Formats: sequence, structure tokens, C1' cells
RNA sequence: CUUUGAAAAGGGCAAACCGAUCGCAAGGUCGGGACGCAAAGCUAACGGGGCAUUUCGGUGCCGGCUGGGCUACCAAA
Repeated sequence: CUUUGAAAAGGGCAAACCGAUCGCAAGGUCGGGACGCAAAGCUAACGGGGCAUUUCGGUGCCGGCUGGGCUACCAAA
């Protein structure tokens, strides 16, 4: 550097749901909570897809739907 994630170590993230709060909504943030995750880290101004809204031109949301891009811990080969 490349590939892989069976075993190991230290750990990391946090679905549903509940509380608070912001938003017309999708949904976001914080706390609790763990279904899961080896990129469940980032990218929506890279694409597809889904969702909300719409004056049907758009506007917005989702990276834990997905292809790509960027970055990264440990171990094995």
C1' cells in the first nucleotide's frame, strides 16, 4: 500500500419508543434508551430513490435506502 473482518484488544455510533425543544410538514437538536452497524464517519452543491410541501415552476427533509467520492481505528493475510 492492497484485500478481508473469522478470532482478539481498546473502544465508537445509536433504530423503535419516551421526555424536552425547533419546524406548517417531512424532519432536526438535546437527554434517556438499544434494534442494529466494520465506516451507522463526512458528502443532499455527485447521481438514483423515498418523504413533506407546492402557485406544479419549484422549495425543503432523509447519509441508519442505495451507487459514487473523501477521510479513518484495530487485527489478519